[in-house]
């Protein structure tokens, strides 16, 4: 250059027939248990806002009634070819 992968909450990572985003586990927070600590057990945990509510899947634009999932241009990384 050329052909294939992937980017998703603090971190890994699901949500693949386009139909409730964020399961699941980890980490944080608070409680309980403990003399304290560990472990365990329970409840909370994206973002802006007082609140209602609005944003939110690397960016950008299309398709759709409906997009993390399709399409298109870009960017970032990983593989192979030359």
């Nucleotide at each position: 250059g050329c052909g294939g992968g992937a980017g998703u909450g603090g971190c890994g990572g699901a949500a693949u027939u386009g139909g409730c985003a964020g399961a699941c586990g980890c980490g944080c927070u608070g409680g309980a248990u403990u003399u304290a600590g560990g472990a365990u057990c329970c409840a909370g945990u994206g973002u802006c806002g007082a609140g209602a509510g609005a944003c939110g899947u690397a960016g950008g634009g299309g398709u759709u009634c409906a997009a993390g999932u399709c399409c298109c241009c870009u960017c970032u990384c990983c593989c192979g070819c030359a």